This is a predicted structure of a 1660-nucleotide part of an RNA (large-subunit ribosomal RNA, half A) from Mucilaginibacter sp. PPCGB 2223. Lineage of the source: Bacteria > Pseudomonadati > Bacteroidota > Sphingobacteriia > Mucilaginibacter. It matches the Rfam family "Bacterial large subunit ribosomal RNA". Its mean pLDDT, the model's own confidence on a scale to 100, is 80.

Context: one part of a larger RNA
RNA sequence: GGUACACGGGGGAUGCCUUGGCUCUCAGAGGCGAUGAAGGACGUGAUAAGCUGCGAUAAGCUGCGGGGAUCAGCAAAUAUGAAUUGAUCCGCAGAUUUCCGAAUGGGGAAACCUAACUAUUUGAAGAAUAGUUGCAUAAAUGCGCGAACCUGCUGAACUGAAACAUCUAAGUAAGCAGAGGAAGAGAAAACAACAGUGAUUUCCAGAGUAGUGGCGAGCGAAAUGGAAGCAGCCCAAACCGGUUAUGUUACGGCAUAGCCGGGGUUAUAGGACCACAACAUGAAUACUAAAAUGAAACUGAACGGGGUGGGAAACCCGGCCAUAGAGCAUGAGAGCUGCGUAAGUGUAAGUAAUAGUAGGAUAGUGGUAUCCUGAGUACCGCGAGGUCGGAGACGCCUUGUGGGAAUUUGCCGGCACCAUCCGGUAAGGCUAAAUACUCCUGAGAGACCGAUAGUGAACCAGUACCGUGAGGGAAAGGUGAAAAGAACCCCGAACAGGGGAGUGAAAUAGAACCUGAAACCGUGUACUUACAAGCGGUCGGAGCGGUGAAAGCCGUGACGGCGUGCCUUUUGCAUAAUGAGCCUACGAGUUACUCCUCACUGGCAAGGUUAAGUGAUUAAGUCACGCAGCCGAAGCGAAAGCGAGUCUGAACAGGGCGUGCAGUCAGUGGGGGUAGACGCGAAACCUUGUGAUCUACCCAUGGACAGGUUGAAGGUGCCGUAACAGGUACUGGAGGACCGAACCGAUAAACGUUGAAAAGUUUCCGGAUGAUCUGUGGGUAGGGGUGAAAGGCUAAUCAAACUGGGAAAUAGCUCGUACUCCCCGAAAUGUUUUUAGGAACAGCCUGGCGGUUGAGUUAUAUAGAGGUAGAGCUACUAAUUGGGUGCGGGGGAGUCAAAUCCUACCAAAUCCAGAUAAACUCCGAAUGCUAUAUAAUAUACGCUGGAGUGAGGCUUUGGGUGCUAAGGUCCAAGGCCGAGAGGGAAAGAACCCAGACCAUCAGCUAAGGUCCCUAAAUUACCGCUAAGUUGAACUAACGAGGUCCGAUUGCACAGACAGCUAGGAUGUUGGCUUGGAAGCAGCCAUUCAUUUAAAGAGUGCGUAACAGCUCACUAGUCGAGCGAUCGGGCAUGGAUAAUAAACGGGCAUCAAGUGGUAUACCGAAGCUAUGGAUUGCAUGUAAAUGCACUGGUAGGGGAGCAUUCUACAGGGGGCGAAGCAGAUACGUAAGUUACUGUGGACCUUGUAGAAAAGCAAAUGUAGGCAUAAGUAACGAUAAGGCGGGAGAGAAACCCGCCCACCGAAAGACUAAGGUUUCCUGAUCAACGCUAAUCGGAUCAGGGUUAGUCGGGGCCUAAGGUGAAGCCGAAUGGCGUAGCCGAUGGACAACUGGUUAAUAUUCCAGUACGUUUUAUAACUGCGAUGCAGUGACGGAGUAGUGAAACUGACGCGAUCUGACGGAAUAGAUCGUUAAAGGCCGUAGGUAUAUAGUUUGUAGUUAAGUACGCAGACUAUGCUGAAAGCCGAUAGUACUCGGAACCUUCGGGGGAUGGGAUAGUUCAGGUAAUCAGACUUCCAAGAAAACCUGCUAAGCUUCAGGUUAUAAAACCCCGUACCGUAAACCGACACAGGUAGUCGAGGAGAGAAUCCUAAGGUGCUC
Repeated sequence: GGUACACGGGGGAUGCCUUGGCUCUCAGAGGCGAUGAAGGACGUGAUAAGCUGCGAUAAGCUGCGGGGAUCAGCAAAUAUGAAUUGAUCCGCAGAUUUCCGAAUGGGGAAACCUAACUAUUUGAAGAAUAGUUGCAUAAAUGCGCGAACCUGCUGAACUGAAACAUCUAAGUAAGCAGAGGAAGAGAAAACAACAGUGAUUUCCAGAGUAGUGGCGAGCGAAAUGGAAGCAGCCCAAACCGGUUAUGUUACGGCAUAGCCGGGGUUAUAGGACCACAACAUGAAUACUAAAAUGAAACUGAACGGGGUGGGAAACCCGGCCAUAGAGCAUGAGAGCUGCGUAAGUGUAAGUAAUAGUAGGAUAGUGGUAUCCUGAGUACCGCGAGGUCGGAGACGCCUUGUGGGAAUUUGCCGGCACCAUCCGGUAAGGCUAAAUACUCCUGAGAGACCGAUAGUGAACCAGUACCGUGAGGGAAAGGUGAAAAGAACCCCGAACAGGGGAGUGAAAUAGAACCUGAAACCGUGUACUUACAAGCGGUCGGAGCGGUGAAAGCCGUGACGGCGUGCCUUUUGCAUAAUGAGCCUACGAGUUACUCCUCACUGGCAAGGUUAAGUGAUUAAGUCACGCAGCCGAAGCGAAAGCGAGUCUGAACAGGGCGUGCAGUCAGUGGGGGUAGACGCGAAACCUUGUGAUCUACCCAUGGACAGGUUGAAGGUGCCGUAACAGGUACUGGAGGACCGAACCGAUAAACGUUGAAAAGUUUCCGGAUGAUCUGUGGGUAGGGGUGAAAGGCUAAUCAAACUGGGAAAUAGCUCGUACUCCCCGAAAUGUUUUUAGGAACAGCCUGGCGGUUGAGUUAUAUAGAGGUAGAGCUACUAAUUGGGUGCGGGGGAGUCAAAUCCUACCAAAUCCAGAUAAACUCCGAAUGCUAUAUAAUAUACGCUGGAGUGAGGCUUUGGGUGCUAAGGUCCAAGGCCGAGAGGGAAAGAACCCAGACCAUCAGCUAAGGUCCCUAAAUUACCGCUAAGUUGAACUAACGAGGUCCGAUUGCACAGACAGCUAGGAUGUUGGCUUGGAAGCAGCCAUUCAUUUAAAGAGUGCGUAACAGCUCACUAGUCGAGCGAUCGGGCAUGGAUAAUAAACGGGCAUCAAGUGGUAUACCGAAGCUAUGGAUUGCAUGUAAAUGCACUGGUAGGGGAGCAUUCUACAGGGGGCGAAGCAGAUACGUAAGUUACUGUGGACCUUGUAGAAAAGCAAAUGUAGGCAUAAGUAACGAUAAGGCGGGAGAGAAACCCGCCCACCGAAAGACUAAGGUUUCCUGAUCAACGCUAAUCGGAUCAGGGUUAGUCGGGGCCUAAGGUGAAGCCGAAUGGCGUAGCCGAUGGACAACUGGUUAAUAUUCCAGUACGUUUUAUAACUGCGAUGCAGUGACGGAGUAGUGAAACUGACGCGAUCUGACGGAAUAGAUCGUUAAAGGCCGUAGGUAUAUAGUUUGUAGUUAAGUACGCAGACUAUGCUGAAAGCCGAUAGUACUCGGAACCUUCGGGGGAUGGGAUAGUUCAGGUAAUCAGACUUCCAAGAAAACCUGCUAAGCUUCAGGUUAUAAAACCCCGUACCGUAAACCGACACAGGUAGUCGAGGAGAGAAUCCUAAGGUGCUC
C1' cells in the first nucleotide's frame, strides 16, 4: 500500500412533516382618485436596527355594539404601567392623517427650494398660525392609477408553402386611445323562396359542407333546426302657438331666421288636416312604511376505569350521544378532553321583495283633395378595405376621389344584368337579459406539489447581488411534548472549543441541533504485499485468521489458467474517433380534439346514437328528459336522371363501377392529423423600448503649454533714384518654425500572457502656439448616429448596440432518450426526386385474420427454349503476319508520239502457311430457367395493423474500369461480417472449423496440433537439406564444378581424366602493307607443304621489330573410371530502413526443418450423456407425454417487476412504522423477504383504477467532494537594524536611536465622486493575500456651528421646457414670449487663539455689506420702458513691483573653545504682522475725461437722458506700490520651570522673566497697475447688477440722497479621503482622475542629481 470488518469525521440524499404554492367550484365585488388615489419618502415605542401597525392625536384617539380576564404586535428580557368603574381583543361608524406623488401658487436633480394674497397675533422690518392661488370648460365636471375581459386606430416578422414572390403566419404579437361591470350589437330599406320567419347576443348542430385558393400550402361561411335569454321605444318633419331679431309695410300686418312649447313617429303605409267618439289605462320617477337578508357574536349532546409507556387518544373492560361519526388540536389512531360540527338564536350600518301616496307616459274610429316622412344622401365612374369570396360572371356593406337623384304613380333589396314576383322603408337616436374576464373578498374542493418539487419567492424576495440604464435576479424550512437551552467543576489566553456534572424518554435530540445515504478523509483489527508488468475481474487454489459440537460457513488470497472498459457513431472501434473527474438529487414519446383509421371489449341491432340544454338529488365521474343532428340500410352518372342496376354507346354487344358479406354508440389500445408534440441546441428576422458617465463629431463656457533657439513682414537712420527701385545698419518679433519638460501620443524591443493590469511595465521614440491638449454643461440613437475613412467608434459588445417581447421561431443537422424476461427478426437493393447523409412507392421484417384441386422449397428422372465458356473463320463481318502469282498504278529507259522494255517501288484479286475479336459466328457445352412425374419437407399466397432499411464491407468466382495497380471503383453469382459468441491462424470483423436455452471436475470428434512454455508422439519407417535454409507474409531476372536423383551421349586396362617428365620443328621473317610487321597492328588465302610420336603459316603473355615464356598437339609415368549435355528435388548469391524486434519465445541439425507412408493421442459453447427450463406443434378431459425449437442489431409481438396516488375489502405499528446500515432465504429476471442494529411515527396486503412512473452517458442542471498539491503564488528590487513597552503570543503594533526613499512629490490645498471611511474607548471569529496586541475590520459613544467661504433667495449661454401659434392615425413633433439651466457675469472679513475630532463658521480683537426704524440736512420722485455701461480674440514687448527666497551688515537669545582665563572669532535660531480706513504718487489715457450750452426728424409713448451735429470752459479720469493708522498680537518665539506620571530615557506644563531684535540695504520676479500698450487677421457671448432718463401716477404725503444711532440678517453645504487602501477599474489592483501652491545647491529650466519643510520604508 491492498482487501474485509468495526468505529468515526465530512456531507445533506432518503423517509416523515407543512406554515407556502398550483388548479378549480359556489357566492360576493367589479373599481380607487382634487373630500388628494395607487405607490412611496420620512417619522412614530421606556429601551427599538428590521418587519407590521399608525401619522406630530403617530403599535394609536372617540362613539356604539360584542365579549368577560387578563393585557402593553412579531419578540424573548428588564423596567414601568393598564384592567370587573369591564382593559387587551372583535365588529360598525367617526376623528387625526407630515412630505412626495395626477400633484394642482412658482420652480425642481420626487419626498426639496421659494412666493403672493386674505384673516388673526405682534412697535417696525419681519415672524408665526389658518386659508386661498393648476390647466381645460359656459357650467356640471374632467385630469391620475388599476389584473384580465371589451371597442376602436396603427400594425410586423420568424414560420408554412420541404426554395420563393401571390398566399400563410395574422388582423396574431406589439404600440396607442377609450369605456364598463361587462363591452359591443340591437327593434329590418333583414332573411327567405312561391312555403314562411319576424331586433340583438350566446351555445349545440348544419360542416370541415357550400365555396375560396401559385385550385398549392392552406383558408372556410350562411340560411335553417335545437336551446339559453327575451322588451321594446324616442326624435326630425308636416300643422298649431309663443318669443327674439332682421327686412318690409298700406302700420292692420306680412316675410325670413333662430329659440321654446304643443303635435307626431310608420309600410296590409302612417301622420298632419277634416269629421266623429271616449275620458279608459295607469309606466318611468319621487317619498313613506316594510317582510326578509345581514357584522362581531350566542346556545350547542355524550366517558370512565385498568395495565404498558416519558406521555394514552392505541390495547383490555364496561358505558353513552348522534338533525352532531366534517375537520383540527391535545406529550402516539379521541364521536363522548379542547376548538368546533348538525341544528337553532341574534341585532347595528347597509340592501330591500312588497304595499301605499304623489305622478302622469301610453292608447280609438272614419275620410283621403292637399301637405310631411332624415341630401352632397341614395346611385354611378375610378381606387381600396370587409365578407367563405385572392378581380372573378361578383352582388351586398364601408369610403378616398370625381359626378350626382327621386318624393308614395316614390325608393331599396332578393349574388352580374333584365323582366315578373316577393321582402322592406335608408340617409337621426336609445335599449335590460342570456355572453367574456378575475387584481380583489368569503366559504369550500382536489386519484395537484411536498423544500433541486410547488409561485422567482413556505424563511423580512422582486430581497441580496449584477448592470450607466431599460432590465436581469438567487440561495436559504424541521432541537424537544415542554427550554426543562446545560447551575457548578476542570483543561485552555479565552465570552473559542472540549471533558465531567446536571436536564430530558432520548444529548450520536446541544442550538453548525429529526432521520442522517453516497462521493471524500481517517483510526483500529485480521489476512496480504518489497523479482513484481496489472481494463485489476473471473475460474482453480495452498496457507493464515474468525466462528461452530461437527459438517460447514465468513474473511484474506501465495501461486496457476483465461481475459484489450462503458456509451455513441459506424462497412468496421481496446482504439491514438465522441462523451463522462467522482457521488447524490433532478432530467426526454406527454396532453387536448363530436378529427381520421385499425384491433379488442361491451350495449343495442336494419337499425344505432344523442349534442347543447332542462329538471331532480346534500353531493357525485349520479339519474331522468332532450331525436336538432349524425352514421348506416343503393348504386351508377359530369349532370338531367334512372335504379339492383347504371354509365358509355346506334346497340338487347362489349366494357367500367355496383348488387351476395351489418351496422352504430361507447370504452381501451396501436398508428396518423392539427397543435412546441420525445428532450436540449443555433446563426438570424421582426417589434416596443434603454443607452453618447466609454468613444466619434458638434454646441456653449472656462483652463493649460518649464526653459532655450532662429529672426519674416513692417519701421527708423544713412547711402541711393528725376521719382520709384535698390543697398546697408539698427529696430522689430512673424511662424500648422526649431530643440526640449509638463501635457498628448505610441516607433522598436524585451518582459508580462492562469498578468500587478480583460492592453500594462521598462528603455528607446513622435508632437509639444496648434487642424493643439483638457475640465464642466449640453446635442446627434440602431439600417440610425458619428466618422481627416480603419468598416473605425456608438458603455470591456459592432459588416448593424443592448434590453424585454413575437417565442418553446425554424433546424431534411448533431447529441441524449431511463426496469426485466420470452418469441420472431431485417436492410444498406430497384424506380423517382433542386435528389444523392432526406423522402415517396416497391423489395426484405413482424402481429392478426383468411381460404384452397398444396399453389412454396429440395432431390431424381424426362421434355424443352437459348447462343455464354470454349472453339472456329477457303462460314460471314472486321482486322491481320510471311511467301507465291501479280489486275492496276508510280519510277526509269525508249528520237515527237506510241508500242515496247526494265524495276530490290506501291499493290487489288487469288493461292499456300500462320492466326485475332465485348459490340464476328459454320459450331457449341456445363450451370441456370420453364414444364411434367415421383419422393421428401412445410412453406407459399391474399387482406389488414406496426415497422425499420434505402452510407454497407471483406473474401471466392465471372467481368467492366484502372497499370490483368490499390485495403481502388462499378456490376453479376456464392459465402461470411454487419446482427455471430466458441476452437484454430502468436495477436486479427471477414480466412479454416463450427451456429452459444441453462447446469455438470463425464465421453467422442472438427479445423489445427502432440520437445518446453502448452493439452497431446522427444511415435515408427524411407528420403532430402548444412543454408539455423527452415521452424506459416512475399522475393525475381540473372549467376554458381553446393548437393541428391533421373535421362541422353562421348572417352577408357589396346591405359582414359588430372598431375609430373620431355618434345612443341622446317620451307619461312608465307605474301601484301608498312619506317618496321619475323605465328601473334591490319589485309590476302588452295592457312600450303615438309619432317614427325606430335607440333597451327599459330591459343595467349611479351618486343620498336626480333628475342623470350606458353598453349593446342604428342610420347613417357601413373592405374580405374573420366568427361559433355538436358531435366528434377533441396540448398546458395542476387537480398537495402531505422530496438534484438518478421520462428510467438526457449530452442532445434539421421531434427523439434522438409518430402512421403502409418498408427495413437490432444483438441470447440460441434455431437453424445445426465438433470432442468422456455416456446411451438401433436395427442389427451386433465395431469402429463412425445417431437421439434430456443445467437441476434434496427424493428414487430407477448408476459411481468418496481415507484407515487385513489376506491373497496383487510392487516401491521411506541412491546417500535417509514427510512437508513448489515444480513438470511426465495424467484429464470426485474425483484421479494425472515432477522439484527439505527430510527422515533406512521406503514402496508389483495383486487381494480390513475400516472410529473425506473438514468451512466445529453462538452446535461444543481449541490457536495476529490485531483493537480501542501505545488504555483503572496501585486513594483525605496531597506531595514537594534533596544524598550503592554500582551497568552511580536520581523510587521507603540516609543526611542540609527539606516534608507520621495521631495513639480511619494509634500500642502481644493473640485468631482465616495458617504461616516473622521475622533475616542473596547474587541480579533471573519475581512487584511502571512502573524497581529494593529487597521479604512467589528461593537459602542462622540464629532461637521457662517449676514461676509461655496450654492439658493440675482442674471443669462449652449441646451431644455414651453402660454400663443403650426403640423400629425394615436401616443406625439415643432415652436414666439416667458421660465429653467454655469463651466461665465454680479456680490460684503481679516488676524490671532482654541478641540481628541470643526473653524475666514466658535472665542478675542478689528472691519465691511443689506434692510428697517428713528433723528438731522438736502431734494422731483417714479419702470417690467429707453439710453449708457457691463462687454470680452491671438501673439508679443517693456515698465512697476509686495511676498517667498538668497546675500550683506546690525541686533536678540543660546551654544562652542581638549586643560585655565580673556579678547576675538564662529555656529544655530530669530529679527514678524492681515483685512480695513486715510492718502492719491509712479504709470496709463489724448478723436481722452468732465462740465456748460444750442439744435435735433433717431431711441415703439415720453424724456431735461443717450445718440448725432456744433459752440464754450476746465484738466480731469483711472491708478499699483510706498507711507500713516490698524498695532502694547502681551501672540509667536525664547529662557527658567512647580505639581503629577515615569519603564528613569523622559512626559507634562501651572507659573515667572523678555517685545527682546531692522519696520535697513541689495538681488529678484509672480499677482497687481491692466479692461495697459504694440502688433496681426481668422475680427473675437448674453443678460442682470450699476448710472442716467422720462411714462402712467404722485406731487406739504409718499419717495430719493447723505450722515448718525439702534435693530434685524433666512435656507442648504461644511467631518474625512481626494495622483488615492476611502473616487473609476470585481481586489487594500504597478492603470486612470480637472484646478491651485510648489523651497535650497548646481543649472537656461517645473530637465537632471543631491537635499529642506513635510511624508514614507510600498502587509509576508